The RNA shown here (Glycine riboswitch aptamer) has 82 nucleotides and comes from uncultured Allosphingosinicella sp. Model confidence (mean pLDDT): 82 of 100. NCBI's taxonomy places the organism under Bacteria, Pseudomonadati, Pseudomonadota, Sphingomicrobiaceae, Allosphingosinicella.

RNA sequence: GUGCGGGAGAGAGUCGAGGGCGCGAGCCCGAGGCCGCCGAAGGAGCAACCGCCCCGGAAUCUCUCAGGCAGAAGGACCGCAC
Numbered sequence: 001g002u003g004c005g006g007g008a009g010a011g012a013g014u015c016g017a018g019g020g021c022g023c024g025a026g027c028c029c030g031a032g033g034c035c036g037c038c039g040a041a042g043g044a045g046c047a048a049c050c051g052c053c054c055c056g057g058a059a060u061c062u063c064u065c066a067g068g069c070a071g072a073a074g075g076a077c078c079g080c081a082c
Base pairs, nucleotide, nucleotide: 001082002081003080004079005078006077011035013034014033015032018029019028020027021026036069037068038067042065043063044062045061049057050056051055
């Protein structure tokens, strides 16, 4: 790195272009804006720690730019196989 399995947190918030279903009342999807939140893709910061040691590598800590807050997808990390 690949395959399989496990894998958390946070509003199914609000307004809503547009679209779909329906005879109708209504229902569904929904770009984007607003407010509130999460940290475990990525990114950044500190520097615990580590090493071939004065130079390097650096986190599960910190920040939330990005990403995420029903489900799906994704997902650090862990296990097995190659």